[in-house]
RNA sequence: GGGGAGUUAGCUCAGCUGGAAGAGCAUUUCUUUGACGUAGAAAAGGCCACAGGUUCGAGUCCUGUACUUCCCA
Numbered sequence: 001g002g003g004g005a006g007u008u009a010g011c012u013c014a015g016c017u018g019g020a021a022g023a024g025c026a027u028u029u030c031u032u033u034g035a036c037g038u039a040g041a042a043a044a045g046g047c048c049a050c051a052g053g054u055u056c057g058a059g060u061c062c063u064g065u066a067c068u069u070c071c072c073a
Stems, first nucleotide, its partner, number of pairs: 001072007010025004019056001027043005049065005
């Protein structure tokens, strides 16, 4: 320099054919216990990497940029 994959909650990851945000773990509160743990219930936590475009509507499609990783040279 060329090409592929990836970027979504604190962490690990889903998200189908575009109809608008989910899980597990972690955190907080409550119940249970003498207490801790386990178990159960609930809550909080997201500019979906950034910018632009298409669309009535974008995490999803298009373009550019940044970062991570892999392959080729």